Annotation:
The RNA shown here (transfer RNA) has 72 nucleotides and comes from archaeon BMS3Abin17. Its Rfam family is "tRNA". Rfam classes the family as a transfer RNA. The RNAcentral record of the sequence draws on ENA and MGnify.
RNA sequence: GGGCAGGUAGCUCAGUGGGAGAGCACAUGACUGAAGAUCAUGGCGUCGAGGGUUCGAUCCCCUCUCUGCCCA
Numbered sequence: 001g002g003g004c005a006g007g008u009a010g011c012u013c014a015g016u017g018g019g020a021g022a023g024c025a026c027a028u029g030a031c032u033g034a035a036g037a038u039c040a041u042g043g044c045g046u047c048g049a050g051g052g053u054u055c056g057a058u059c060c061c062c063u064c065u066c067u068g069c070c071c072a
Base pairs, nucleotide, nucleotide: 001071002070003069004068005067006066007065010024011023012022013021018055026042027041028040029039030038048064049063050062051061052060
């Protein structure tokens, strides 16, 4: 330098045009002598950045950026 895959919650990931979600973790309460487990409740997101298409974009298109793999 070229090709491919990926970037969404603290972590691992789903979601592929209209409501942003799950598990784990975390906080609070119940329970306990205390803790763990269990139960209930709750919060955390500029969906990597910018632009375009669209009535509407996490999703489609373009550019940039970062990570991984392959080729050279």